[in-house]
RNA sequence: ACCUUAUCCAGAGUGGCUGAGAGAACAGGCUCAAUGACGCCCAGCAACCUGCAUCCCAUUCGAUGCGUGGUGCCAAUUCCUGCAUUUCUUUACGAAGUGAGAGAUAAGAA
Numbered sequence: 001a002c003c004u005u006a007u008c009c010a011g012a013g014u015g016g017c018u019g020a021g022a023g024a025a026c027a028g029g030c031u032c033a034a035u036g037a038c039g040c041c042c043a044g045c046a047a048c049c050u051g052c053a054u055c056c057c058a059u060u061c062g063a064u065g066c067g068u069g070g071u072g073c074c075a076a077u078u079c080c081u082g083c084a085u086u087u088c089u090u091u092a093c094g095a096a097g098u099g100a101g102a103g104a105u106a107a108g109a110a
Stems, first nucleotide, its partner, number of pairs: 003108006013042001015041003021032003026082004044073002048070002051066005078102001083099006
């Protein structure tokens, strides 16, 4: 790298360093950014795995809580659209919904 499963409309600083682009890639939009973005550190958020506690149970399974440890996350729904399909409005755009695809994260498998 590939594969499987689950999740992706919630949440997270008025801090420090740095200094030019950033929002995954392509295209089209739209945003963030010298009033300092992005990135790094700290703080924080969350609860996927682990650990601990309580309840249930013969045991397992399971539920709830905490947040020790491993990750992760910390503008905008994964920022929106791209493919298929349904409905509405109406003939060509638009709006809404569902699914796929792509991507991210976790756990596993290999």
Predicted 3D model of a 110-nucleotide RNA (SAM riboswitch aptamer (S box leader)) from Fusibacter sp. 3D3. Its mean pLDDT, the model's own confidence on a scale to 100, is 83. The same sequence occurs in records of 2 taxa. Its Rfam family is "SAM riboswitch aptamer (S box leader)". About the family: The SAM riboswitch is found upstream of a number of genes which code for proteins involved in methionine or cysteine biosynthesis in Gram-positive bacteria.